[in-house]
Context: one part of a larger RNA
RNA sequence: AGCCAACGGUGAAUGCCUUGGCGUCUACUACCGAUGAAGGACGUGGGUGACUGCGAAAAGCCACGGAGAGCUGUCGACCGAGCUUCGACCCGUGGAUGUCCGAAUGGGGAAACCCGGCACUCGUUAUUGAGUGUCACUCCGGUGUGAAUACAUAGCACCGGUAGAGGGAACUGGGUGAACUGAAACAUCUAAGUAACCCGAGGAAAGAAAAGCAACAGCGACUCCCUUAGUAGCGGCGAGCGAACUGGGAAGAGCCUAAACUGAGACGGUGUAAGCCUGACGGCGUUGCCGUCUCGGGGUUGUGGGACAUGAUAGAAGGGGCGUCAGACCCUUCACAGAGUUACAAAGUUGCUGGUUAGUGGAAGCGUUCUGGAAAGGCGCACCAAAGUGGGUAAUAGUCCCGUACGCGAAAACCAUGCAACCUCUGUUCAUUGCUCCCGAGUAGCGCCGGAUCCGGGAAAGCCGGCGUGAAUCUGCGAAGACCACUUCGUAAGGCUAAGUAUACGUAGACGACCGAUAGUGAACUAGUACCGUGAGGGAAAGGUGAAAAGUACCCCGGGAGGGGAGUGAAAUAGUACCUGAAACCGUUGGUUU
Numbered sequence: 001a002g003c004c005a006a007c008g009g010u011g012a013a014u015g016c017c018u019u020g021g022c023g024u025c026u027a028c029u030a031c032c033g034a035u036g037a038a039g040g041a042c043g044u045g046g047g048u049g050a051c052u053g054c055g056a057a058a059a060g061c062c063a064c065g066g067a068g069a070g071c072u073g074u075c076g077a078c079c080g081a082g083c084u085u086c087g088a089c090c091c092g093u094g095g096a097u098g099u100c101c102g103a104a105u106g107g108g109g110a111a112a113c114c115c116g117g118c119a120c121u122c123g124u125u126a127u128u129g130a131g132u133g134u135c136a137c138u139c140c141g142g143u144g145u146g147a148a149u150a151c152a153u154a155g156c157a158c159c160g161g162u163a164g165a166g167g168g169a170a171c172u173g174g175g176u177g178a179a180c181u182g183a184a185a186c187a188u189c190u191a192a193g194u195a196a197c198c199c200g201a202g203g204a205a206a207g208a209a210a211a212g213c214a215a216c217a218g219c220g221a222c223u224c225c226c227u228u229a230g231u232a233g234c235g236g237c238g239a240g241c242g243a244a245c246u247g248g249g250a251a252g253a254g255c256c257u258a259a260a261c262u263g264a265g266a267c268g269g270u271g272u273a274a275g276c277c278u279g280a281c282g283g284c285g286u287u288g289c290c291g292u293c294u295c296g297g298g299g300u301u302g303u304g305g306g307a308c309a310u311g312a313u314a315g316a317a318g319g320g321g322c323g324u325c326a327g328a329c330c331c332u333u334c335a336c337a338g339a340g341u342u343a344c345a346a347a348g349u350u351g352c353u354g355g356u357u358a359g360u361g362g363a364a365g366c367g368u369u370c371u372g373g374a375a376a377g378g379c380g381c382a383c384c385a386a387a388g389u390g391g392g393u394a395a396u397a398g399u400c401c402c403g404u405a406c407g408c409g410a411a412a413a414c415c416a417u418g419c420a421a422c423c424u425c426u427g428u429u430c431a432u433u434g435c436u437c438c439c440g441a442g443u444a445g446c447g448c449c450g451g452a453u454c455c456g457g458g459a460a461a462g463c464c465g466g467c468g469u470g471a472a473u474c475u476g477c478g479a480a481g482a483c484c485a486c487u488u489c490g491u492a493a494g495g496c497u498a499a500g501u502a503u504a505c506g507u508a509g510a511c512g513a514c515c516g517a518u519a520g521u522g523a524a525c526u527a528g529u530a531c532c533g534u535g536a537g538g539g540a541a542a543g544g545u546g547a548a549a550a551g552u553a554c555c556c557c558g559g560g561a562g563g564g565g566a567g568u569g570a571a572a573u574a575g576u577a578c579c580u581g582a583a584a585c586c587g588u589u590g591g592u593u594u
Stems, first nucleotide, its partner, number of pairs: 001593009015579001016544002020515002022512007029504002031167002039101003042055003046079002049075003061095006070083003106115003116135007137164002139161007171202001172200005182189001186236001212219002223250004233241002254496003257440001261297010275284002277327006302474001304439004308434001309432004315334006336427005348422005353416005359408003365381004370377001382399002384388001390402003445469007455481001476491005531538002551578001554565004
């Protein structure tokens, strides 16, 4: 030095475990914000580094309810000082306080800082100082003032506003809009109206009450699912893309305006004759007529509807017009009838019912001189079960503990549906005739050019947009895939609208041929931490003593670290470098070979 064996060191694999993740499903919930959000900074404890909580009233204050013996949060002990059956700590509901930054809003600013004005209060001999409140911009409403320019308007000033601003995982509507890729290359095409960016909204959003489909039969707003169907089609007819009608389901809801006509007001024009509800008399005359605007009534449809005109149609009381009388008309109130809080007008309040936010009752087992450190295991004899899901207890417990099945429960706040009451709102309807009037205009259509639809410009309709041109009002207009006729369907150019649908930051629950610490989230632990980067941004490692600290009193060696005894424990080769403890690597002892 090699080999073999035994025993060690180092090292951390493996096994077992799980406080953390991942996924699916169900139910709920779904916006927050100038009454200052989301997110932070700095503080805050008797002694306090981090986390958690809270805010100068600072691990907390007040009230109500629950619960009932201990408590002063966690890592995490200890010391000190206290609270508590006159109910603490804890849990729920409501309230108070809530520094500074942040939309950040008195002004500024290199966020968490600096500097102010005004009013009131405190303080100082006085100034400086302290406290509370208030002071951004825009929009909307109102009041006043008020140019060019007489009225007016613009502007300005003041008052009021729980108006806006910023945030939000995904979902949603819109705007802008790729490339890799596929076509076995590549250009039309595809990927894809995807990714990404931007704007807007909400608990959903969008859409929505036919200028729709259809086909000689009919349907009857929208949305979503299944089907039709990988069909009809489109397509360097390549790659590929890809409907609709119909049928079956979920849900179910319909409304308001513009115009004609009419009343009132404002402004402008015209204007002394018309006019002032009708008739007679008197009276008035900036009244009247035309136009524009505003606010009421009226009206909303496709068997076309409405206005106007004509006729008919329920009640009582009061009032009105230039005056008197008569008639007709209009307004208010009551009665009667109907309707209503998501649209159709708009605030709600109370009660009942159900639910959410704390809780609460809840069956049934003992023995053993068995094993063991420990019984829940073995053995023996029982019991409950609308409860034998699950977790814990010194090993494996239906009957020990927490629970589970099944019941019960709210002072307070909130939610939902239905009912009731209060409350609020509305009230004419029908018919006939028609030479009358209205029925959404720079719109429809058309030309040129684009876009999206299954449809790549095609025979290319219909829809949307840009530029240009430019109608009609029911004997009208649009559509039925060029176009024409007939027939049929609808009624554009204004608006609102729940449900069924999407999503899951969030709350609760259940489950898993999901992971088990190089896995599973990046993160089981002080994790978006440490660390890196000027910054945008990147981004770790790191779990396990034992049933219980019983965490080794005391003695010895040593400066200490560490160790040897002793002691604890079932075990200490379980000793805070701690379960198991493989291999590489390094040794000790013995054997053997040269």
Large-subunit ribosomal RNA, domain I from a marine sediment metagenome, 594 nucleotides, folded computationally. Rfam family: Bacterial large subunit ribosomal RNA. RNAcentral holds the full RNA, with entries from MGnify. Model confidence (mean pLDDT): 81 of 100.